[in-house]
Molecule: small-subunit ribosomal RNA
Organism: uncultured bacterium
RNA sequence: AGAGUUUGAUCCUGGCUCAGGAUGAACGCUAGCGACAGGCUUAACACAUGCAAGUCGAGGGGCAGCGAGAGGGUAGCAAUACCCUUGUCGGCGACCGGCGCACGGGUGCGUAACACGUAUGCAACCUGCCCCGCAGCGGGGGACAACCCGGAGAAAUCCGGACUAAUACCCCAUGGGGUCCUGGAGGGGCAUCCCUCCGGGACUAAAGAUUCAUCGUUGCGGGAUGGGCAUGCGGAUGAUUAGCUAGUCGGCGGGGCAACGGCCCACCGAGGCGACGAUCAUUAGGGGUUCUGAGAGGAAGGUCCCCCACAUUGGUACUGAGACACGGACCAAACUCCUACGGGAGGCAGCAGUGAGGAAUAUUGGUCAAUGGCCGAGAGGCUGAACCAGCCAAGUCGCGUGAGGGAAGACGGCCCUAUGGGUUGUAAACCUCUUUUGUGCGGGAAUAAAGUGCCCCAUGGGUGGGGUUUUGCAUGUACCGCACGAAUAAGGAUCGGCUAACUCCGUGCCAGCAGCCGCGGUAAUACGGAGGAUCCGAGCGUUAUCCGGAUUUAUUGGGUUUAAAGGGAGCGUAGGCGGAAGGUCAAGUCAGCUGUGAAAUGUAGUCGCUCAACGUCUGCACUGCAGUUGAAACUGGCCUCCUUGAGUGCGUAAGAGGCAGGCGGAAUUCGUCGUGUAGCGGUGAAAUGCUUAGAUAUGACGAAGAACUCCGAUUGCGAAGGCAGCUUGCUGGGCCGCAACUGACGCUGAAGCUCGAAGGUGCGGGUAUCGAACAGGAUUAGAUACCCUGGUAGUCCGCACAGUAAACGAUGGAUACUCGCUGUCGGCGAUAAACGGUCGGUGGCCAAGCGAAAGCGUUAAGUAUCCCACCUGGGGAGUACGCCGGCAACGGUGAAACUCAAAGGAAUUGACGGGGGCCCGCACAAGCGGAGGAACAUGUGGUUUAAUUCGAUGAUACGCGAGGAAUCUUACCCGGGCUUGAAUUGCUGGUGACGGUUGGCGGAGACGCCUUCCUUCCUUUGGGACGCCGGUGAAGGUGCUGCAUGGUUGUCGUCAGCUCGUGCCGUAAGGUGUCGGCUUAAGUGCCAUAACGAGCGCAACCCUUGCUGUCAGUUGCCAUCAGGUCAUGCUGGGCACUCUGGCGGGACUGCCAUCGUAAGAUGUGAGGAAGGUGGGGAUGACGUCAAAUCAGCACGGCCCUUAUGUCCGGGGCGACACACGUGUUACAAUGGGGGGUACAGAGGGAAGCCACCUGGCGACAGGGCGCGGAUCCCGAAAUCCCUUCUCAGUUCGGAUCGGAGUCUGGAACUCGACUCCGUGAAGCUGGAUUCGCUAGUAAUCGCGCAUCAGCCAUGGCGCGGUGAAUACGUUCCCGGGCCUUGCACACACCGCCCGUCA
Repeated sequence: AGAGUUUGAUCCUGGCUCAGGAUGAACGCUAGCGACAGGCUUAACACAUGCAAGUCGAGGGGCAGCGAGAGGGUAGCAAUACCCUUGUCGGCGACCGGCGCACGGGUGCGUAACACGUAUGCAACCUGCCCCGCAGCGGGGGACAACCCGGAGAAAUCCGGACUAAUACCCCAUGGGGUCCUGGAGGGGCAUCCCUCCGGGACUAAAGAUUCAUCGUUGCGGGAUGGGCAUGCGGAUGAUUAGCUAGUCGGCGGGGCAACGGCCCACCGAGGCGACGAUCAUUAGGGGUUCUGAGAGGAAGGUCCCCCACAUUGGUACUGAGACACGGACCAAACUCCUACGGGAGGCAGCAGUGAGGAAUAUUGGUCAAUGGCCGAGAGGCUGAACCAGCCAAGUCGCGUGAGGGAAGACGGCCCUAUGGGUUGUAAACCUCUUUUGUGCGGGAAUAAAGUGCCCCAUGGGUGGGGUUUUGCAUGUACCGCACGAAUAAGGAUCGGCUAACUCCGUGCCAGCAGCCGCGGUAAUACGGAGGAUCCGAGCGUUAUCCGGAUUUAUUGGGUUUAAAGGGAGCGUAGGCGGAAGGUCAAGUCAGCUGUGAAAUGUAGUCGCUCAACGUCUGCACUGCAGUUGAAACUGGCCUCCUUGAGUGCGUAAGAGGCAGGCGGAAUUCGUCGUGUAGCGGUGAAAUGCUUAGAUAUGACGAAGAACUCCGAUUGCGAAGGCAGCUUGCUGGGCCGCAACUGACGCUGAAGCUCGAAGGUGCGGGUAUCGAACAGGAUUAGAUACCCUGGUAGUCCGCACAGUAAACGAUGGAUACUCGCUGUCGGCGAUAAACGGUCGGUGGCCAAGCGAAAGCGUUAAGUAUCCCACCUGGGGAGUACGCCGGCAACGGUGAAACUCAAAGGAAUUGACGGGGGCCCGCACAAGCGGAGGAACAUGUGGUUUAAUUCGAUGAUACGCGAGGAAUCUUACCCGGGCUUGAAUUGCUGGUGACGGUUGGCGGAGACGCCUUCCUUCCUUUGGGACGCCGGUGAAGGUGCUGCAUGGUUGUCGUCAGCUCGUGCCGUAAGGUGUCGGCUUAAGUGCCAUAACGAGCGCAACCCUUGCUGUCAGUUGCCAUCAGGUCAUGCUGGGCACUCUGGCGGGACUGCCAUCGUAAGAUGUGAGGAAGGUGGGGAUGACGUCAAAUCAGCACGGCCCUUAUGUCCGGGGCGACACACGUGUUACAAUGGGGGGUACAGAGGGAAGCCACCUGGCGACAGGGCGCGGAUCCCGAAAUCCCUUCUCAGUUCGGAUCGGAGUCUGGAACUCGACUCCGUGAAGCUGGAUUCGCUAGUAAUCGCGCAUCAGCCAUGGCGCGGUGAAUACGUUCCCGGGCCUUGCACACACCGCCCGUCA
């Protein structure tokens, strides 16, 4: 000193939370010792029991009890014992009397008060004991207790009679003195007054005891101490408490008191207090101090000290120096107890203790040794004050639980990439050492300097000195010494961030955690456990509370345009603040001094407990208050003066400023009349409505009310609200100019008063238009709305209320200062139209500065001063209650409970918009052909099933994974087998085989049980290789998780985008670059430019196709030459051509013209095979969809292990009411059938393609040439020609079914393809809707290939043949790109969010 938390990110505002310190604490876990401090915060609740205030015999009468003495008696005497008598002595219960009991101790109920604190005052007071001074102590008297007698009562206690003492009580005397009355003189002060001196009069005192030392006693004065009273100032909350007060306020007189006083009383007056907060309500003992804080402050008032109040509750007085009295009295009340029922007793908020309450707070201890108190002459007595001890980690401080060495870095635990390593960890073991603490034994204080008794000395008296004697609870404690022996002693919390400290396992939005943010839904560093680590340590955490952080109530030290916050505006009272000069006072202010600010506490230093905590001493501080002496700048009071602030006057000009009256035209509606005829009106479209009884339209005349077109605007005026036809009257304000007058008269302004849009209210008018409510018509799922037709209040006027608005510039008023540019309004200056002229308004843009930013910026949101108002997280809520106002509506004032961790401002980047601009795409449009209807094929859903294995599901799943499910495949189901296993491999033991070859039995097979024959290789002779069997370790899994992953793929999209470096701008997120203009298929290029460059994409480079050159020339070709055939490049030969396949060329807007700055665009342009990317392909940026795939493969984790592995037989993946997708074939004549006939390309071929021949109608079969291929083989079809059919369910269509076959295969039943014969279904062009395609394309025709034994292929991938139509255009639908705008969205519009109901 800060940190976390609002957002995708940012800055700000703002709340919440945390880290610190503290406590009379409590709770959880744990616990060795000592010292010092502390310990009912709750029920001022109730209390059993014991103790807490007595003492004096040197005041007194006495003698109940104890002891002694004396006398007497009894036991024969003595001794001794017992009994009786005797106050004679020590003493002493009770009694009379004195002093004390008003202190000490407890508690905090009450109290908001002179209760407390502080400073003053008392000329208005008291003070026992103590000190000093002065003056005294003479004489007498009568009682009352105790005791005795009697009586009442259960008791407590009381009554009657009689005796008696005193330092008890009374009377007389004396009077230095005192009090009162009175005469005179002097002095002082603070208003009433006070003091001193000299006279007179009245009243007024006493007590003795004794051991002879002394003590006590009376009066007066003084002192000291302690109290009483009065006053200034200071310290709680609430105004949703605004008025309170009758002894109230004052006076005169009296009473009372120690004293003043309405303290009390009689009379008189009508005052007194209050927004500087009276009264009332609530809360509370106050202070020194304590905690916290840098401080200012905030919070607290336990222990200790001072003061106050109280003593079961309420009241009252008595005694006394002092009380209205905690352990006194009386009365009342409640409660408890005793009782013989008649009546009595009691007061722990003293110390212990008990119950209760509560989260919670101790012993019915010891001693008066010390300190102190009371009594006493003293000894002494009493003292739960006090000093000690006991209990409690409840706090602070100190000590210990060992120290050094010790690596095989042990065992064990935990973790990992696991033959190994890391960590626990020098930790342990082990060796050496020490002994605080502990245990045992022994020694052993100080606290007693004091005081007592006795003796001696000094001394006038107090008293002092010396000697001796005696007094210790705590305590045989502290402390010291010796012995023993590491021996007796460590935990708690935390480990996601804040916040120091990390891994494994378990769990699976469960259990749980959590101070805030938040963790947990199968890989949790956040839950629980473990290991490890971190922090503190005899403690550690949690909870509660206070301060801090929080500048988050801001005096120090905040704000108010948009975050919460400027009153709607003005006038103005109190108050606050205030121009220039001089003088004076000294209230504020400043300085010196004095007093006080108790001690303790705080702080600095010293000293004492072994240290420290703790304590002692000394200094300082205690920021305060009062007094006193000065200073005079500033503020203030008073006086004088000034003119610049303010006001007045005179003059000019401007204005929708206000109020009242008069007048005007256009429009609207209505009325009358005319013209005129079928509609009008209204809307997106309509309807309600009006109209043949004549509307709308149009003309004329008339009526009414309201509002004032153009001018007219960043115009003007006004305090704001607001103000607009013209004119008249009355009237307010401001500006400018002059400088005559006043002389600070000013600014602001709580209360208060006034004004205050629209709407609303009351009464009375008025009512043309418009028009809440209401009615009807539409719209709609509904439509209590938006739209339409009507229409009442109202809108207008007068009077009176009301008093609010986004009453906004969301910006209070005043004054001064601080660069400019440019409009405009009203004045002035100036010859002027010019002018860095001037004053006042009203706008725009900017400097500095300010601001979170947006922005503001001489009209401030800048720099300053003054005054007012207002704010303190969001919601609840401007609500409730109360009060005030109002006729009401309602307005003003204005909370809390509860709840959330945010709510919010400005700006940024995206995404989005039924926002805008520009642009593109078979996106639409223009066309061609399809799908959707039928049958079949195939995939999917659903259903079914023992199983119908699994995956893919909008676009981007559905002829998809699968480029081939009869078995296999196969993962599914049923059944039967195997368990180191079907496959691979290490080690070990056995074996010599393995393998080949047989045969038999069981079985569906796998498999199981038997069985025949043959038979290893290398060698260094140790063995090895190879296999089999047994054992063991690895296995195996198409089991789960594609949301743990790699790799691969789809899509946006072949869309033109996506970024970086440096620089610059911004507090930052971020921006710029990449924007703008033009252009392009393109972020393609050009220009411009705080940007300059670059990268991934685009393009190009690659393949193919189209033209051509060159090289090469077989299996290709054949122009020329030759040979040959029925025929054919068949052969020799050739490489010209075609072709094949290598290398090149060619196209670049290069040329021309027009447009354009350029890039580029355009042209029936030229040339060219090809023209503006020539066509096609491959190539897919940053990223998005937690997109798809764990079943292609790989891989983390989890799961199964005689099974979720593996083998076999059979079945299933092919089911079938149905629904969808993709296709095939059709519905026919541009066609079907029959016959004839022409022309490809690209591929494939050995378990193959198969020429050719033969057989079969045919699938095919039997023979058989060639070819591992430019050589051999694999039939092109549509086309064209001829013919037939003639519009029909057909000579269309071919499904389905029946029969007969062929081929593959181990096997075609479930479940193959093909052939032939027969059968001949639906279907006559397909609803809403929807798909593809822009040229060699669509459409149409056939051919080939992969997979493959065969094939369910109509699928997929290729190949060529024939070969169109259309595009005006970009308004609309879909998708996309760029710029801009809005946003409360950011999981990003499939968003967010409101209301109702559950």